RNA sequence: GCCAUUCUUCAGGGAUCGGUGAAAUUCCGUACCGGCGGUGAAAGCCCGCGAGCCUUAAAAGGGUUGAUCCGGUGAAAGUCCGGGGCCGACAGUUAAAGUCUGGAUGGGAGAAGAAUGUU
Numbered sequence: 001g002c003c004a005u006u007c008u009u010c011a012g013g014g015a016u017c018g019g020u021g022a023a024a025u026u027c028c029g030u031a032c033c034g035g036c037g038g039u040g041a042a043a044g045c046c047c048g049c050g051a052g053c054c055u056u057a058a059a060a061g062g063g064u065u066g067a068u069c070c071g072g073u074g075a076a077a078g079u080c081c082g083g084g085g086c087c088g089a090c091a092g093u094u095a096a097a098g099u100c101u102g103g104a105u106g107g108g109a110g111a112a113g114a115a116u117g118u119u
Stems, first nucleotide, its partner, number of pairs: 001119001003117008015030001017029003031099002033088002035049004044086002052064004068084005090102003
């Protein structure tokens, strides 16, 4: 240094805006936000994973799970720069929710570290 096992810690952001209305942080307008790993160079919308949802008595396992174009630079970019778009679980609600409330002081992709062992 590699690998294995065990343990510890960490691991999701965003409307106190305006309009209509009896009622909306849910509609309309405007604003704002972007988990984890990978990828020739940095990604919400490229590949995959997690959460959520469905299935199951439960677990395991299985299923499902959104959205991008144009131009530029470059050896290399669907990731950078410029411009224009688009998307967002479930339950709740005096009225339809990415941003409010709740499951959640939860779970978790994974990140960092420690100990032991192995080579």